The RNA shown here (SAM riboswitch aptamer (S box leader)) has 103 nucleotides and comes from Gracilibacillus ureilyticus. Lineage of the source: Bacteria > Bacillota > Caryophanales > Bacillaceae > Gracilibacillus. The coordinates come from a structure-prediction model, not an experiment, and the mean pLDDT is 82. The sequence was found by an Rfam model in a public genome assembly.
[in-house]
RNA sequence: UACUUAUCAAGAGAGGUUUAGGGACUGGCCCGGUGACACCUCAGCAACCAGCAUAUCGAUGCAUGGUGCUAAUUCCAGACGGUAAUAUUACCAAAGAUAAGGA
Repeated sequence: UACUUAUCAAGAGAGGUUUAGGGACUGGCCCGGUGACACCUCAGCAACCAGCAUAUCGAUGCAUGGUGCUAAUUCCAGACGGUAAUAUUACCAAAGAUAAGGA
């Protein structure tokens, strides 16, 4: 990097540095010199994997370690699209993000 599986309506901030964009892309709509985004430190959320404990069920709990995350439903819609339908809409897929696995 690609593939497979699972999840994505909840949750969680303060300092310091830096300086103009950022929210993956497009269109909206938002955030941002009242300093966003990014980086560092500490803190917090969460429970994907490992671990520990209780069960002897095939789950529950803890939060030690490895990630991850800490504006808005993945902010909304779209990305040859498909199904249903009262043609409004709903669901699935696609795209994206995270984890685990073997290549």